Predicted 3D model of a 71-nucleotide RNA (transfer RNA) from a Patescibacteria group bacterium.
Lineage of the source: Bacteria > Bacteria candidate phyla.
Rfam family: tRNA. By type it is a transfer RNA. Its family is annotated with triplet codon-amino acid adaptor activity in the Gene Ontology.
RNAcentral holds the sequence, with entries from ENA.
């Protein structure tokens, strides 16, 4: 310098155009003599900026940043 992936809830993951979901973990409640487990309920995210589209986590640039080739 070029080329390929990857950034989504504290953490690890999904959604491939049309409501943002799971695990684990939080915080309540409930139950215990009390903690532990359990039950059930609540909080909680789309890396940033343009652009296509009635409509973008998804698709298109550029940026940031991470990890991997070649040279």
């Nucleotide at each position: 310098g070029c080329c390929c992936g990857g950034u989504u809830a504290g953490u690890u993951c999904a959604a491939c155009g049309g409501c943002a979901g799971a695990a684990c973990g939080g915080u309540a409640a409930c139950u215990u003599g009390g903690u532990a487990a359990g039950u059930u309920a609540c909080a909680a995210a789309c890396g940033a900026g343009a652009g296509u589209u009635c409509g973008a986590c998804u698709c298109u640039c550029u940026c940031a940043u991470c990890g991997g080739g070649c040279u």